[in-house]
Context: one part of a larger RNA
RNA sequence: UGACGGGGGCCCGCACAAGCGGUGGAGUAUGUGGUUUAAUUCGAAGCAACGCGAAGAACCUUACCAGGUCUUGACAUCCCGGGCAAAGGUAUAGAGAUAUACUGGAGGCUAUCCCGGUGACAGGUGGUGCAUGGUUGUCGUCAGCUCGUGUCGUGAGAUGUUGGGUUAAGUCCCGCAACGAGCGCAACCCUUGUCGCAUGUUACUAACAUCAGGUUGAGGACUCAUGCGAGACUGCCGGUGACAAACCGGAGGAAGGUGGGGAUGACGUCAAAUCAUCAUGCCCCUUAUGACCUGGGCUACACACGUACUACAAUGGCGUCUACAGAGGGAAGCGAAUCCGCGAGGAUGGGCAAAACUCAUAAAGGGCGUCUCAGUUCGGAUUGAAGUCUGCAACCCGACUUCAUGAAGCUGGAAUCGCUAGUAAUCGCGAAUCAGCAUGUCGCGGUGAAUACGUUCUCGGGCCUUGCACU
Numbered sequence: 001u002g003a004c005g006g007g008g009g010c011c012c013g014c015a016c017a018a019g020c021g022g023u024g025g026a027g028u029a030u031g032u033g034g035u036u037u038a039a040u041u042c043g044a045a046g047c048a049a050c051g052c053g054a055a056g057a058a059c060c061u062u063a064c065c066a067g068g069u070c071u072u073g074a075c076a077u078c079c080c081g082g083g084c085a086a087a088g089g090u091a092u093a094g095a096g097a098u099a100u101a102c103u104g105g106a107g108g109c110u111a112u113c114c115c116g117g118u119g120a121c122a123g124g125u126g127g128u129g130c131a132u133g134g135u136u137g138u139c140g141u142c143a144g145c146u147c148g149u150g151u152c153g154u155g156a157g158a159u160g161u162u163g164g165g166u167u168a169a170g171u172c173c174c175g176c177a178a179c180g181a182g183c184g185c186a187a188c189c190c191u192u193g194u195c196g197c198a199u200g201u202u203a204c205u206a207a208c209a210u211c212a213g214g215u216u217g218a219g220g221a222c223u224c225a226u227g228c229g230a231g232a233c234u235g236c237c238g239g240u241g242a243c244a245a246a247c248c249g250g251a252g253g254a255a256g257g258u259g260g261g262g263a264u265g266a267c268g269u270c271a272a273a274u275c276a277u278c279a280u281g282c283c284c285c286u287u288a289u290g291a292c293c294u295g296g297g298c299u300a301c302a303c304a305c306g307u308a309c310u311a312c313a314a315u316g317g318c319g320u321c322u323a324c325a326g327a328g329g330g331a332a333g334c335g336a337a338u339c340c341g342c343g344a345g346g347a348u349g350g351g352c353a354a355a356a357c358u359c360a361u362a363a364a365g366g367g368c369g370u371c372u373c374a375g376u377u378c379g380g381a382u383u384g385a386a387g388u389c390u391g392c393a394a395c396c397c398g399a400c401u402u403c404a405u406g407a408a409g410c411u412g413g414a415a416u417c418g419c420u421a422g423u424a425a426u427c428g429c430g431a432a433u434c435a436g437c438a439u440g441u442c443g444c445g446g447u448g449a450a451u452a453c454g455u456u457c458u459c460g461g462g463c464c465u466u467g468c469a470c471u
Base pairs, nucleotide, nucleotide: 002470004467005466007465008464009463010462011461012460013459015455016454019419020418021417022416023415026310027309028308029307030306031305032304033303034301035300042053043052064296065295066294067293068292069291070290073121077120078119079117080116081115082114083113088103089102090101091100092099093098123285124284126283127282128281132279133278134274135273136272137270139268144183145182146181147180148179149178150159151158152157163174164173165172189262190261191260192259194230195229196228197227198226199225200224204219205218208217209216233256236250237249238248239247240246312412316371317370318369319368320367321366322365328359329358330357333352334351338347339346340345378409383404384403385402386401387400388399389398425447426446427445428444429443430442431441
């Protein structure tokens, strides 16, 4: 100087408190440990591993296992020899890789391609993240971290950065042996909330005409879209304050004191994570730790844990009628209408590279009816049968439909998590990945609360100070 303290002071944060809803009990989904296995590939490990890498394991992927194969190799460059040859197709053998035969005929004639050979080499998801680059998590969007010159101290260092106020903030003001500066804070960026101007097609429809329908004529008002502007700055008023910074209240305003949300992550910490994205030093393998194929495995199952979904019902279940979104996707795609099927779906296929067509009925909600507190008309696991779709192929191991079956579960111990407003809770919709597969992830809107006295306590953090057996 720091770090630490069951030392002190000041301050902050869904940290506690005040509330609302969960997890922990059940069933299932998913990840992990363990066990098992020929293999159950590898990594991630308190917070900060465990619906994590994986935005999607039937084959492929795939790295694992068994078996069948190859050895200059599946891939790159160079050398030598040969070939009118390559790709593709057919047949036979085989599980296929592959092998043999027939066919085929691009391109070129200095070449390309193929086959064979030789060695230099290729190759490695083999090891080391404690040799590394790059990238990332975390403390933490916490308010801090430093430097130049000067001054003080023998020196390590100190000062500045401490003090009095104030702020979300080392934010600003005042004071001061300091004066300045840099990285952070803030602002500049995106989005959302109000208004104006411009432009109106594929969007819109007030008036006029048409009329089943913004359908058509028309309109440029409204909505909306796309640009460009305006607007918020403690600017104004009162009070408090030290005549300061600022705070409290008010006005006007769509919005008020950072308006809401996002992007943005200082110096550093954890020898944190990643050699399996990639790159890379060193080590190791080289007829194998490389390469190809078939099948299996990653999907196992006495069990334990994490994260979710569905419930245990009447603020509900079921039936029927009916209303209102936003944001997205679409060409080997989205697929309307019609017909067939109880249905998943099938047949046909208008339109649309999409403000045009389509996915696409939003659901919770509202009206009416029914059930009447039961393990039930709650709940849907499990199982049987019959099917649909994708795909060479659904046995291991896909999703969905119909009929039948109808388990546990009657609100969950100790403990523990999230959330302060368009938030929690609840309701549906979309997208990426993707042939198919979503209770996960990322987005979108609908309905829409309760509570915060306060900082004693728990946890984490910031500043000052003190002690110290650590540095």